[in-house]
Context: one part of a larger RNA
RNA sequence: UGACGGGGGCCCGCACAAGCGGAGGAGCAUGUGGCUUAAUUCGAUGCAACGCGAAGAACCUUACCUGGGUUUGACAUGGUGCCGCACGCCUCCUGAAAGGGAGGAAGCCUUCGAGGGUGCACCACAGGUGCUGCAUGGCUGUCGUCAGUUCGUGCCGUGAGGUGUUGGGUUAAGUCCCGCAACGAACGCAACCCUUGUGUUUAGUUGCCACCGGCGGUGAUGAGCCGUCGAGCACUCUAGACAGACUGCCCGUACAAGCGGGAGGAAGGUGGGGACGACGUCAAGUCAGUAUGGCCCUUACACCCAGGGCUGCACACGUGCUACAAUGGUCGGUACAGAAGGAGGCAAUACCGCGAGGUGGAGCAAAUCCUGAAAGCCGGCCCCAGUUCGGAUUGGAGUCUGCAACUCGACUCCAUGAAGUCGGAUUCGCUAGUAACGGCGUAUCAGCUACGACGCCGUGAAUACGUUCCCGGGCCUUGUACG
Numbered sequence: 001u002g003a004c005g006g007g008g009g010c011c012c013g014c015a016c017a018a019g020c021g022g023a024g025g026a027g028c029a030u031g032u033g034g035c036u037u038a039a040u041u042c043g044a045u046g047c048a049a050c051g052c053g054a055a056g057a058a059c060c061u062u063a064c065c066u067g068g069g070u071u072u073g074a075c076a077u078g079g080u081g082c083c084g085c086a087c088g089c090c091u092c093c094u095g096a097a098a099g100g101g102a103g104g105a106a107g108c109c110u111u112c113g114a115g116g117g118u119g120c121a122c123c124a125c126a127g128g129u130g131c132u133g134c135a136u137g138g139c140u141g142u143c144g145u146c147a148g149u150u151c152g153u154g155c156c157g158u159g160a161g162g163u164g165u166u167g168g169g170u171u172a173a174g175u176c177c178c179g180c181a182a183c184g185a186a187c188g189c190a191a192c193c194c195u196u197g198u199g200u201u202u203a204g205u206u207g208c209c210a211c212c213g214g215c216g217g218u219g220a221u222g223a224g225c226c227g228u229c230g231a232g233c234a235c236u237c238u239a240g241a242c243a244g245a246c247u248g249c250c251c252g253u254a255c256a257a258g259c260g261g262g263a264g265g266a267a268g269g270u271g272g273g274g275a276c277g278a279c280g281u282c283a284a285g286u287c288a289g290u291a292u293g294g295c296c297c298u299u300a301c302a303c304c305c306a307g308g309g310c311u312g313c314a315c316a317c318g319u320g321c322u323a324c325a326a327u328g329g330u331c332g333g334u335a336c337a338g339a340a341g342g343a344g345g346c347a348a349u350a351c352c353g354c355g356a357g358g359u360g361g362a363g364c365a366a367a368u369c370c371u372g373a374a375a376g377c378c379g380g381c382c383c384c385a386g387u388u389c390g391g392a393u394u395g396g397a398g399u400c401u402g403c404a405a406c407u408c409g410a411c412u413c414c415a416u417g418a419a420g421u422c423g424g425a426u427u428c429g430c431u432a433g434u435a436a437c438g439g440c441g442u443a444u445c446a447g448c449u450a451c452g453a454c455g456c457c458g459u460g461a462a463u464a465c466g467u468u469c470c471c472g473g474g475c476c477u478u479g480u481a482c483g
Base pairs, nucleotide, nucleotide: 001483002482003480004479005478007477008476009475010474011473012472013471015467016466019430020429021428022427023426026322027321028320029319030318031317032316033315034313035312042053043052064308065307066306067305068304069303070302073125077124078123079122080121081120082119089104090103091102092101093100094099108116109115127297128296130295131294132293136291138286139285140284141282143280148187149186150185151184152183153182154163155162156161167178168177169176193274194273195272196271198243199242200241201240202239203238204237207233208232212230213229214228215227216226217225218224246268249262250261251260252259253258324423328382329381330380331379332378333377334376340371341370342369345364346363350359351358352357389420394415395414396413397412398411399410400409436459437458438457439456440455441454442453
């Protein structure tokens, strides 16, 4: 000077406490370990691996295995030689295909120098998801959005170093104030950026429909209501600009910074959310995204193809979904979103089918057309039971995608109806439009294992006395035989 302490002081965080909902028991989905296997490709392993790389494993992907084949190679550049014909096309044989073999037709461009392109042979070389993340770049996780980490000059100390950065207050904050042998400064904090909440203004189509007019329907030729057109841009909305919040004002407290309360205001003390991650730590992760040093293979550790595997199942763990029911199940009726996507695409009205779906195709490169929100509400039934709960499993019949659904797709219908009656020790998330519950969309994608991931809206709580204790962290101080 650090680190550490079952030393001390101060402080913070869904850290505990107070609450709400879960996991751990069941079934299924998914990842991992293990076992098995010809192969079950590889990586990730406390927090910070385990619905992770993978935003899509039937073939492909694919790196693995078995078998069949190729050797200047699937791909790049260059050189030498040869045929001067292109590559390719057609036919036949073999074959699972790849590949191999045989035959045929036609026969390249040119400033004609022989060059370009192409094929064959040979040589340099290609190629490697082979090894090393403990040789690396780049990127990322984590402590942690924690409030810290340093520098210049000066001063102190023989020196390591200290001071500044400590102290008294205060803050979300090394935030600010006061003091002080320090005075300044840098990276962080905050602000500047995006979004959301209020208003003004500009603009008015594809958006809107208050007032006005026309037409149609229902009423009675009325009133009213509904639909539509015109007119219009008031309103909603869309998307540009501007305003607005600054402890600015008042009261109390305080030397100040600030803190407590109040007014006005859509919003009040960082308004909510996001992006943004200091010096560094873990020889953390990644040579399989790419790049790259070294090492290794070169008729094979390279390349092509078919089939299989990555989906294997005595078992163990993680993450989820569905439930065990009456705040429910089921049947009928009825209401209200946002955000996204759409041309080899999204697809309406209509018809067929119980349904998945099929036929067909209006409209739409989309504020124009397309893609039923569900919980909710109003009624009927069920009457506490392994049930009208629950839906696993299995049998049968189908639909769709795709060369192809056996291994190994999703979905539909009929039948079947398992475990499960709220879960031990233990453990997780969450402080407000949050948790919980409900549905909708997108990427990947032919299809799909999505119950995943990332978003969107609807309904919408409870609790926080407090900081003694558990965990993690910050500052000061103390002890140390540790560095």

A computed fold for a 483-nucleotide part of an RNA from a metagenome, annotated as small-subunit ribosomal RNA, 3' major domain. Model confidence (mean pLDDT): 80 of 100. RNAcentral holds the full RNA, with entries from SILVA. Rfam family: Bacterial small subunit ribosomal RNA. Its family is annotated with ribosome and structural constituent of ribosome in the Gene Ontology.